[in-house]
RNA sequence: CUCAUCAAGAGAGGCUUAGGGACGGGCCCUGUGACGCCUCGGCAGCCGUCAGUCGGCUAACAACGACUGAAAGGUGCUAAUUCCCGCCCGGUUUGAAACCCGGGGAAGAUGAG
Numbered sequence: 001c002u003c004a005u006c007a008a009g010a011g012a013g014g015c016u017u018a019g020g021g022a023c024g025g026g027c028c029c030u031g032u033g034a035c036g037c038c039u040c041g042g043c044a045g046c047c048g049u050c051a052g053u054c055g056g057c058u059a060a061c062a063a064c065g066a067c068u069g070a071a072a073g074g075u076g077c078u079a080a081u082u083c084c085c086g087c088c089c090g091g092u093u094u095g096a097a098a099c100c101c102g103g104g105g106a107a108g109a110u111g112a113g
Stems, first nucleotide, its partner, number of pairs: 001113006011040005019029003023086004041078003045075003049070007082107001087104005
């Protein structure tokens, strides 16, 4: 940089100590110890592996594609929808708006290349 996904899912112990939730605003978590690190578990998204079914090819397989499942591996995740909103459009309402609802985008995260 490109592509895909992001409303589901999944916590205990130890160490340390003051901030943390990417950024801004809000809101929230946090000395009843957050965040981080370690250990052990768990989840199941992507890759990979294996199995089954189907498709298509074939003389028949294999390779290929789709779906489903398993769970030993790589990576990831394990408060809150990616916590919500940040820009645009539409709806509602209004004098105009705000709030609210819906859609798209931006940004971010993760994976693959």
Molecule: SAM riboswitch aptamer (S box leader)
Organism: soil metagenome